[in-house]
RNA sequence: GAUAGAGGCGCAAAUACUAACAGUACCGCACAGUAAUGGUUUUCGCAAAGCUGAGGUGUGCGUGAAAGGAGUGUUUGCCGAAGAUGACCGAGGCGAAAGGUCUUUCUGGGCGUGCGGAUAAUAUCCGUAUGACUGUCGCAAGUGCGGAGUGCUAUC
Repeated sequence: GAUAGAGGCGCAAAUACUAACAGUACCGCACAGUAAUGGUUUUCGCAAAGCUGAGGUGUGCGUGAAAGGAGUGUUUGCCGAAGAUGACCGAGGCGAAAGGUCUUUCUGGGCGUGCGGAUAAUAUCCGUAUGACUGUCGCAAGUGCGGAGUGCUAUC
């Protein structure tokens, strides 16, 4: 240098079903009040401009979703699997979101707890601190200490 492997409630993707989203949004009917600092044109907010003057708001009744996110099963690809951060694109008058690209930096892995963020959500995800557990290597031989995946093991 090449090839092949290991960690285990291991990682990610697709798909089917299910719960929740939610009796919510939209829509229809009725009533009420309201005159401009109203409504509407975008994935979102603000601004600008155009259009609009009955639309929009509230209450009651009727009808009544979906997406993102999640759980379980199956299948597939894998072991920096993956996740986050940073930069750029998205991006237009200003500023963002989903998403994408690069790889700058960080994290061995899953779990519990606290805090913070996202979200409809006590689900779940992300970050951070901490606790024991676990895999690996080193130093010890002392039921211990320490390191990191650009690592470790095997073969050539």
Molecule: Lysine riboswitch aptamer
Organism: bovine gut metagenome